[in-house]
RNA sequence: CGGGGUAUAGCGCAGCUUGGUAGCGCGUGCGUCUGGGGGACGUGAGGUCGCAAGUUCGAAUCUUGCUACUCCGA
Numbered sequence: 001c002g003g004g005g006u007a008u009a010g011c012g013c014a015g016c017u018u019g020g021u022a023g024c025g026c027g028u029g030c031g032u033c034u035g036g037g038g039g040a041c042g043u044g045a046g047g048u049c050g051c052a053a054g055u056u057c058g059a060a061u062c063u064u065g066c067u068a069c070u071c072c073g074a
Base pairs, nucleotide, nucleotide: 001073002072003071004070005069006068007067010026011025012024013023020057028044029043030042031041032040033039050066051065052064053063054062
């Protein structure tokens, strides 16, 4: 320098193909059970979907540029 991949909750990930309420597990707050710890169950909180722009009635999803990490080639 050229090409590919990844970026979504504190952590690990799905959702993207086919645009239409942002989800799962772990963790965590509260409550119940337990003499307590641990654990189980119930119920919550937590997100500018990497950044910016465009298309659209509507974008995590489509388009363009950029950033970070990573792989391949030179």